[in-house]
A computed fold for a 109-nucleotide RNA from uncultured Ruminococcus sp., annotated as FMN riboswitch aptamer (RFN element).
It matches the Rfam family "FMN riboswitch aptamer (RFN element)". About the family: The RFN element is a highly conserved domain that is found frequently in the 5'-untranslated regions of prokaryotic mRNAs that encode for flavin mononucleotide (FMN) biosynthesis and transport proteins.
The sequence is in RNAcentral, with records from MGnify.
The model forms 97% of the base pairs in the Rfam consensus.
RNA sequence: UAUCUUCGGGGUAGGGUGAGAUUCCCGACCGGCAGUAUAGUCUGCGAGCCUUGCGGCAUGAUACGGUGCGAUUCCGUAACCGACGGUACAGUCCGGAUGUGAGAAGGUA
Numbered sequence: 001u002a003u004c005u006u007c008g009g010g011g012u013a014g015g016g017u018g019a020g021a022u023u024c025c026c027g028a029c030c031g032g033c034a035g036u037a038u039a040g041u042c043u044g045c046g047a048g049c050c051u052u053g054c055g056g057c058a059u060g061a062u063a064c065g066g067u068g069c070g071a072u073u074c075c076g077u078a079a080c081c082g083a084c085g086g087u088a089c090a091g092u093c094c095g096g097a098u099g100u101g102a103g104a105a106g107g108u109a
Base pairs, nucleotide, nucleotide: 001109002108003107004106005105006104007103014026015025016024028092029091030082031081032045033044034043035042040080041079048057049056050055062078063077064076065075066074084095085094086093
């Protein structure tokens, strides 16, 4: 470098209103991949849409204090964010999806 195989996303307990809500209200819970002092909120990527492909478009969120040579990554405190379709308004239910996938591990030449 080529090729093959396998792996590769988590989460509404309990309560209120209502004919009906895991969708509203109180509260609960979750955090893909690579980089970097260990990251949902830094940088980049994936997931969506268009395209045979290359590629293009779209794309959410953090502060303060402490330690340290170094941390928006650790510790402490207080916050914030979450595609599309369906349905009583959904990050968590159902669906596209036995899909796609950043990438990880291994085999062969």